[in-house]
Overview: Predicted 3D model of a 72-nucleotide RNA (transfer RNA) from Ramazzottius varieornatus. Rfam family: tRNA. The family's RNA type in Rfam is transfer RNA. The source organism's lineage runs through Eukaryota, Protostomia, Panarthropoda, Ramazzottiidae and Ramazzottius.

RNA sequence: GCCCCUGUAGCGCAGUGGCAGCGCGUCGGUCUCCUAAACCGAAGGCCGUGGGUUCGAUCCCCACCUGGGGUG
Numbered sequence: 001g002c003c004c005c006u007g008u009a010g011c012g013c014a015g016u017g018g019c020a021g022c023g024c025g026u027c028g029g030u031c032u033c034c035u036a037a038a039c040c041g042a043a044g045g046c047c048g049u050g051g052g053u054u055c056g057a058u059c060c061c062c063a064c065c066u067g068g069g070g071u072g
Stems, first nucleotide, its partner, number of pairs: 001071005007065001010024004018055001026042005048064005
């Protein structure tokens, strides 16, 4: 240089065009003498960046960037 994969909540990951979810964690509450566990609830995301297609894009297309792998 070329090819492939990856990027979504603090962390790990789902999500094949129509309101963005799960687990853990965090915060609040119930319970307890206290803590943990258990249960209930809440906050937290401009879906890597910029364009394009579409009535509508996390999803399709292009370029770029990040990380990983392959190859000369």